A computed fold for a 72-nucleotide RNA from Pterygotrigla ryukyuensis, annotated as transfer RNA. It matches the Rfam family "tRNA". Rfam classes the family as a transfer RNA. Its mean pLDDT, the model's own confidence on a scale to 100, is 81.
RNA sequence: GCAUUAGUAGCUCAGUGCCAGAGCACCAGCCUUGUAAGCUGGGCGUCGGAGGUUAGAAUCCUCCCUACUGCU
Numbered sequence: 001g002c003a004u005u006a007g008u009a010g011c012u013c014a015g016u017g018c019c020a021g022a023g024c025a026c027c028a029g030c031c032u033u034g035u036a037a038g039c040u041g042g043g044c045g046u047c048g049g050a051g052g053u054u055a056g057a058a059u060c061c062u063c064c065c066u067a068c069u070g071c072u
Base pairs, nucleotide, nucleotide: 001071002070003069005067006066007065010024011023012022013021026042027041028040029039030038048064049063050062051061052060
């Protein structure tokens, strides 16, 4: 330098064009003498950044950034 894969909540991940979600963790309440467990509730996340296509983009296209891998 070229190519592939990945980047979404604190963490691990889902979501392949039509309202951004799950588990764990965390916070509050209930329960308990208290803690744990259990139950209920709580997410204003620039979907890595910028632009484009589209009626509509996390999703498609281009460029850039970061990380991994491969080739030279």